A computed fold for an 86-nucleotide RNA from Salsuginibacillus kocurii DSM 18087, annotated as c-di-GMP-I riboswitch aptamer. Model confidence (mean pLDDT): 84 of 100.
[in-house]
RNA sequence: CGAUAAGAUGGGCAAAUCAUUCGAAAGGGUGAGACGCAAAGCUGAGGGCCUAAUGUGCGUAGCACGAAGGCAGCCUGGCCGCCGGG
Numbered sequence: 001c002g003a004u005a006a007g008a009u010g011g012g013c014a015a016a017u018c019a020u021u022c023g024a025a026a027g028g029g030u031g032a033g034a035c036g037c038a039a040a041g042c043u044g045a046g047g048g049c050c051u052a053a054u055g056u057g058c059g060u061a062g063c064a065c066g067a068a069g070g071c072a073g074c075c076u077g078g079c080c081g082c083c084g085g086g
Stems, first nucleotide, its partner, number of pairs: 012037002017032006035073001041079003045076003048071003055065004
């Protein structure tokens, strides 16, 4: 560079939902449960998204702003890991 398009063990994680619990909420924990995932392992560094308590503004009980809260099963990045036809 060209052709071929065939293998892959042991397994792992766990969406929605339900129960319970923490939290103002978003959301998290535990158990049940599997929608799916070859990184659906870890990491909040960058982007994005969610919530808005304490507050701030308006002013008459509502609206707006707002992360120091959250989402890694939104993307990028970093780190670690399993398999092996060429």

Annotation
The organism belongs to Salsuginibacillus kocurii, within Bacteria. Of the family's consensus pairs, 100% are formed in the model.